Formats: sequence, structure tokens, C1' cells
RNA sequence: GCCGCGUUAGCUCAGUUGGUUAGAGCGCCGGAUUGUGGAUCCGGAGGUCCCUGGUUCGAGCCCUGGACGCGGUACCA
Repeated sequence: GCCGCGUUAGCUCAGUUGGUUAGAGCGCCGGAUUGUGGAUCCGGAGGUCCCUGGUUCGAGCCCUGGACGCGGUACCA
């Protein structure tokens, strides 16, 4: 350089054929329970879906360009 894959909540990750309000576990906050804590149970907060432009009535999902990460491969020495 080329090819492939990935980027979604603080962390690890789902997200079906493009469709109305984007989710789970852990963590965090509050409550119940407990002599206190842990565990357990209930509730809650938390999102620029990497950036940019485009297609569409409508994009996390499709397309262009870019950034970063991982893997493979070619060339030079």
C1' cells in the first nucleotide's frame, strides 16, 4: 500500500426485513430487607449509535469520503 472485520450507556456487548419511544448484563444512585455491611428484591438516572456528506416519507441499520482499533497479505531493505 491492498483486503477483511470492528466502533451503540462508565465497562462488556445485543440490535432480525430500514418503521413509530434504542436495549441487556455489570457498575452507579435511591428504597425495601439487615444490629452494620454483603447478598437478595424493587425503582431510577445515564446515549452526538466514531466523524462527514448522501439516498429515503423515514437511517444505529443502505451508499460516498475520512478517523481510530484488530486481523490477514504484498513490496523495499

Transfer RNA from an Alphaproteobacteria bacterium, 77 nucleotides, folded computationally. Rfam family: tRNA. From the family's description: Transfer RNA (tRNA) molecules are approximately 80 nucleotides in length. The family's RNA type in Rfam is transfer RNA. The source organism's lineage runs through Bacteria, Pseudomonadati, Pseudomonadota and Alphaproteobacteria.